Annotation
A computed fold for a 107-nucleotide RNA from a soil metagenome, annotated as SAM riboswitch aptamer (S box leader). Model confidence (mean pLDDT): 85 of 100. Its Rfam family is "SAM riboswitch aptamer (S box leader)". Rfam describes the family as follows. The SAM riboswitch is found upstream of a number of genes which code for proteins involved in methionine or cysteine biosynthesis in Gram-positive bacteria. The model forms 97% of the base pairs in the Rfam consensus.
């Protein structure tokens, strides 16, 4: 650095003892116990692997390597359109689109 995906899905218990949700604003989680470590559980199928049919790209299987188990990536952050409002070269709020940052996996 590329390429794909991201509105779905799936939690107990020990040990532990104040923080966590990426940053930054919001807004939440949290002493009915965060993080972090372990121990059983369960989601999902990126890749591997196996079968089909076919030609590089579907379709089914499995679950070995990753991941994942509060809130859509919790919302927003930059741009565009669109309606309503305002104190009218612009701002603020609703909606909707795309983008930048991120988080997996693969090279």
């Nucleotide at each position: 650095c590329u390429c794909a995906u991201c509105a779905a899905g799936a939690g107990g218990g020990g040990c532990a003892g104040a923080g966590g949700g990426a940053c930054c604003g919001g807004c939440c989680c949290g002493u009915u116990g965060a993080a972090g470590c372990c121990c059983c559980g369960g989601c999902a199928a990126c890749c591997a692997c196996c079968c089909a049919a076919a030609u590089u790209g579907u379709g089914g299987g499995c679950a070995g390597g990753u991941g994942c188990c509060a809130a859509g990536u919790c919302c927003g952050g930059c741009u565009c359109g669109u309606a309503g409002c305002g104190c009218u070269u612009c701002g603020c709020u609703g909606c909707g689109g795309g983008g930048a940052a991120g988080a997996u996996g693969a090279g």